[in-house]
């Protein structure tokens, strides 16, 4: 070199059920104040003086994405976020959203604490910095040779077997 098989743990995804919150909020209907603007933004177009934004009461009443349990599966660059292209959805078109495909770049893992973003949220995610811990390999030094202590590296790692 190459194929195969493994390990790190609050390990990382996927489905599916249950449940909390989302919230008595959108929405819709009635009544009242108001009095010309609304439909995220731009063009078009469309709704409004048979009465637009807003702002009270009353009735009535979601959903979605996130999230926590359980169950189950697929796996150890597991997957996660960042740049390009393209590719069709959404809209009438644009911007903008979300998926997919290929490229490419950071990043062993979880976690705490500061900041940034994102979300209804003090839940929760993602990201930068940090701090210890944990694995694993180099080097160093001790050592009853199984390990200890230290400094450091990064998964294109590392360990076993086999060609």
């Nucleotide at each position: 070199a190459g194929u195969u098989a493994g390990a790190g743990g609050c390990g990382c995804g996927g489905c599916a059920g249950c449940c909390a919150a989302g919230a008595g909020u959108c929405a819709u209907g009635c009544g009242g104040a108001g009095g010309a603007g609304g439909g995220a933004c731009c063009c078009a177009c469309c709704c409004g003086u048979a009465g637009a934004a807003u702002c009270c009461g009353c009735a009535c009443a979601a959903a979605a994405g996130g999230g926590g349990c359980u169950g189950u599966u697929g796996c150890c660059g597991a997957a996660a976020c960042g740049g390009a292209a393209c590719c069709g959805c959404u809209u009438g078109g644009g911007c903008g959203g979300a998926g997919g495909u290929u490229u490419u770049g950071u990043u062993g893992g979880g976690c705490g604490g500061c900041g940034g973003g994102a979300g209804a949220a003090c839940a929760u995610c993602u990201u930068g910095c940090u701090g210890a811990c944990u694995g694993u390999c180099a080097c160093a030094a001790g050592g009853a040779u199984g390990c200890u202590u230290g400094u450091g590296g990064a998964g294109u790692g590392c360990u076993a077997c086999u060609u």
Lysine riboswitch aptamer from a pig gut metagenome, 163 nucleotides, folded computationally.